[in-house]
């Protein structure tokens, strides 16, 4: 240096690849076209090996169960499959009008809605440099540009019963 074992610490646009698409290498058995008298050769397509893509990032955690699981960017194969998942819908816990209890919401930042401010990227792009026989793929710099949703303000809206206060 590599292989094996162990331990850590990292990862949810996260991980993997027998569809697909592309590279390379052998072979000379198949098939198409070209070419020939005819063969040879060219070629393409298949077959056998090995390899390469296959998700930019915001964002999100109360339990269980169930599901085709939120958001923009992009030269849109970020196809397409399989496996996971903070998402959603039920129920349970729990919070939220002065108490309760039902109804609404929501998740320990715990009702809801308009408005307004504020936070809220990265790759892609250009440049450079490194590996590879190639597809490709790593690192540096430059400079951007979302949306969802958070956070605070103001503001309008929370319904039924019963009970409490104060006028």
């Nucleotide at each position: 240096a590599a292989g094996c074992g162990a331990u850590u610490c990292u990862u949810a646009g996260c991980g993997c690849u027998a569809g697909u698409u592309c590279c390379c290498c052998a072979a000379g058995a198949u098939g198409g076209g070209c070419u020939u008298g005819a063969a040879a050769g060219c070629u393409c397509a298949g077959c056998g090996g090995g390899g390469a893509a296959a998700a930019c990032g915001a964002g999100g955690a109360g339990a269980a169960g169930g599901u085709u699981g939120u958001c923009g960017a992009a030269a849109c194969g970020u196809c397409a499959g399989c496996g996971g998942a903070u998402g959603c819908c039920u129920u349970c816990c729990g919070g939220c009008c002065g108490u309760c209890c039902c109804a609404g919401u929501c998740g320990a930042u715990a009702c809801g809605g308009c408005c307004u401010g504020c936070c809220g990227a990265a790759a892609g792009a250009u440049g450079a440099g490194g590996a590879g026989c190639g597809a490709u793929u790593c690192u540096c710099a430059u400079g951007a540009c979302a949306a969802a949703g958070g956070c605070a303000g103001c503001u309008c809206g929370a319904g039924g019963g019963a009970c409490c206060u104060g006028u």

This is a predicted structure of a 167-nucleotide RNA (glmS glucosamine-6-phosphate activated ribozyme aptamer) from Mitsuokella jalaludinii.
The prediction has a mean pLDDT of 76.
NCBI's taxonomy places the organism under Bacteria, Bacillati, Bacillota, Selenomonadales, Mitsuokella.
RNAcentral holds the sequence, with entries from Rfam.
Its Rfam family is "glmS glucosamine-6-phosphate activated ribozyme aptamer". The family's RNA type in Rfam is riboswitch. Gene Ontology terms of the family: catalytic activity and regulation of gene expression.